Molecule: c-di-GMP-I riboswitch aptamer
Organism: Roseimaritima sp.
RNA sequence: CCUUGAAAAAGGCUAACCGGCUGCGAAGUCGGGACGCAAAGCUGCGGGUCCACGGCAUCUGCUGUGGAUAGCUGGGCUGCCAAG
Repeated sequence: CCUUGAAAAAGGCUAACCGGCUGCGAAGUCGGGACGCAAAGCUGCGGGUCCACGGCAUCUGCUGUGGAUAGCUGGGCUGCCAAG
């Protein structure tokens, strides 16, 4: 440096749910709480999903713009330990 892995060791993060706050909303954030996670660290570049406003169709679908989602997925960057 590369690959593989989480058996060991040191640790780390925190789902659902509850409470406070922010937001039209998706959702975010703080505290509690741990379903789980070898990147569940960071990153909105691609896809997916979701929200708001509008348009077209009025077969309840298609679409424009903006936004959200990293624990939906692919990618990019970084990284502890061990084995090869």